Molecule: transfer RNA
Organism: soil metagenome
RNA sequence: GCCGGUUUAGCUCAGACGGCAGAGCGCCGCCCUCGUAACGCGGAGGCCGCGUGUUCGAUUCACGCAGCCGGCA
Numbered sequence: 001g002c003c004g005g006u007u008u009a010g011c012u013c014a015g016a017c018g019g020c021a022g023a024g025c026g027c028c029g030c031c032c033u034c035g036u037a038a039c040g041c042g043g044a045g046g047c048c049g050c051g052u053g054u055u056c057g058a059u060u061c062a063c064g065c066a067g068c069c070g071g072c073a
Base pairs, nucleotide, nucleotide: 001072002071003070004069005068006067007066010025011024012023013022019056027043028042029041030040049065050064051063052062053061
């Protein structure tokens, strides 16, 4: 330098065909217990890497840039 993959909650990841974003773990509160943990119940937390475009509408499509991973040279 060229090619491919990836970027969504604190972490690990879903989100299939564009229509107002989810799970597990973690965190906070409650219940339970003599007490702790576990179990059970509830809750907070994200404008989806950045920008532009297409569209009535983009996390989802297109293009550019950036970070990370890999391959080729």